[in-house]
RNA sequence: UCCAUCACAAAGGGGAGCUGAAAAGCUGAGAUUGAAUCGAUUCGAUUCUGACCCUUCGAACCUGUUCGUUAGUACGAGCGUAGGAAUUGUGACGGAGAGCGAA
Numbered sequence: 001u002c003c004a005u006c007a008c009a010a011a012g013g014g015g016a017g018c019u020g021a022a023a024a025g026c027u028g029a030g031a032u033u034g035a036a037u038c039g040a041u042u043c044g045a046u047u048c049u050g051a052c053c054c055u056u057c058g059a060a061c062c063u064g065u066u067c068g069u070u071a072g073u074a075c076g077a078g079c080g081u082a083g084g085a086a087u088u089g090u091g092a093c094g095g096a097g098a099g100c101g102a103a
Base pairs, nucleotide, nucleotide: 001096002095003094005092006091007090008089009088010087011055012054013053014052017026018025019024034048035047036046037045038044039043061084062083063082064079065078066077067076068075
C1' cells in the first nucleotide's frame, strides 16, 4: 500500500401488502410507535418521529419478466446478459506485496 471478514461512527436510501363488514387471518426483517396538519368519518393523505431492512460484491426498494401456487397478494422459487436505485470514515483480526534500517 492492497485484499477479505467483522465492529463502530456519521451520512443516505426504502416499504408498510393481501383477504375480510368486523373480529380476525396470511406472508414477511418490517404490514405504522407517537405527534402535527388537511380532508373526511373511525378512514385516507402529507410532514416529522420510532422500529426494521438496505447502501454499488446493491433482489433493501420501484418497474419489467419466467414457472408454480392461492380465496387473494412477490404468496413460493427464479432472471441484473432487463430499466432504475442509496457511502464515507475509523478501528480490530487475518492475508499478500513493496520500501527502509539493524544483525
A computed fold for a 103-nucleotide RNA from Desemzia incerta, annotated as TPP riboswitch aptamer (THI element). Taxonomically the source falls in Desemzia (Bacteria, Bacillati, Lactobacillales, Carnobacteriaceae). The coordinates come from a structure-prediction model, not an experiment, and the mean pLDDT is 78. The model forms 92% of the base pairs in the Rfam consensus. The RNAcentral record of the sequence draws on Rfam.